[in-house]
RNA sequence: GGAGUCGGCCGGGCAGUCGCGUCGCACGCAAGUGUGUCGAGGAAAGUCCGGGCUUCGCAGGGCAAGGUGCCAGGUAACGCCUGGGCGGCGCGAGCCGACGGAAAGUGCAACAGAGAGCAGACCGCCGAACGGCCCUGUCGUUGUGAGGCGCUUGCCGGGAGCGAAAGCGACCGGCCAAGUGCCCUCGCACCGCCGCGAGCGGAGACAGGGUGCGUGGCAAGGGUGAAAGGGUGCGGCAAGAGCGCACCGCGUGCGGGGCCAACGCCGCACGGCACGGCAAACCCCACCUGAAGCAAGACCGAAUAGGGGAACAUUGACGUGGCCCGCGUCGUUCCCGGGUAGGUUGCUGGAGCCUGGCGGCGACGCCAGGCCGAGAGGAAUGACUGCCACGCCGCAAGGCGGACAGAACCCGGCUUACAGGCCGACUCCACCU
Repeated sequence: GGAGUCGGCCGGGCAGUCGCGUCGCACGCAAGUGUGUCGAGGAAAGUCCGGGCUUCGCAGGGCAAGGUGCCAGGUAACGCCUGGGCGGCGCGAGCCGACGGAAAGUGCAACAGAGAGCAGACCGCCGAACGGCCCUGUCGUUGUGAGGCGCUUGCCGGGAGCGAAAGCGACCGGCCAAGUGCCCUCGCACCGCCGCGAGCGGAGACAGGGUGCGUGGCAAGGGUGAAAGGGUGCGGCAAGAGCGCACCGCGUGCGGGGCCAACGCCGCACGGCACGGCAAACCCCACCUGAAGCAAGACCGAAUAGGGGAACAUUGACGUGGCCCGCGUCGUUCCCGGGUAGGUUGCUGGAGCCUGGCGGCGACGCCAGGCCGAGAGGAAUGACUGCCACGCCGCAAGGCGGACAGAACCCGGCUUACAGGCCGACUCCACCU
């Protein structure tokens, strides 16, 4: 100098003028006027968690429903914060993680793929075992000729497929090519048999090798997939494979460490590996949760209408069965209680803020001193001018610009929005001394 990481903070300042709201004071009958004081945020936002406060409900326990989910700590509490563990990412400072249980059960896995859960064999590898076919040898079997068929090699042609190409090439067909076959047919000769004929019969066995054709063996390599039942190496094998072994991984147990715990962090022993993945699928386990919210709630409380009671008037009217008494309604006065309008309260002094000290790695806690900082009606909290500071443009004079957004019972968090700027700690790279 460049590139980054983490934490904290600010969100223009001063003066003047005009304006708005609460409260206090003064004046005024009142409307109001004057004056003083205070008057948005880091998120006041989303209303997503957690509490205080309030009313209602509630013996206790269980079920259901919802939530949380590594461990420890902090806190009034939390799904928040701090520290630690583990996993992933980054060279690193650091960042991210619903991170309990898949050896209780149920379920899911499209497409591709041979096989997707006690799985599977497409390409591939093998030829150990059984069978087929071919060749060689030995023993045995009468000889010979011709034709056919097969096999091997060679040559010619085609050719799936692979490959950028050169080329490789399974396999198929052909040949008046060579070799070969105790494979077939026919002829001649020979031998054996009897039923004496135009009759019947005349050979395999064993050993070794090849082929990869059938039955088979394998799961190394290729290929599919998000995922294919540990990895590397050596041995082993027909080829292979935890099949055996070493190391790594994994699991179980024990011991140590981690001041407890999470935890392969360390060691030892055992186990060839079983127990693949998904629980922000059902589920299981542990823990938490009663409901509604300041339009909660509490107090005061008219006018009018209506309710209850007492007293009076008492016979005026009406009703009650034909009459009387009685009873009911209509009347006057007084008392009582509920609701509505309205008023007061809840209401802002609080898990509060600042400074210092102490304890703690830290979140945080304790102590001392100081401070009071919106409380409304749902509605106020603003604008203009000048100077300064900042950013941009301009050589200059000068010009332009200032984010996101706004309380409503109060706190603790999380998340989201935000022009521009400041401070601190750390990492990586390059260069200089």

Predicted 3D model of a 433-nucleotide RNA (Bacterial RNase P class A) from a Rhodanobacteraceae bacterium. The gene name in the source record is rnpB. RNAcentral holds the sequence, with entries from ENA. NCBI's taxonomy places the organism under Bacteria, Pseudomonadati, Pseudomonadota, Gammaproteobacteria, Rhodanobacteraceae.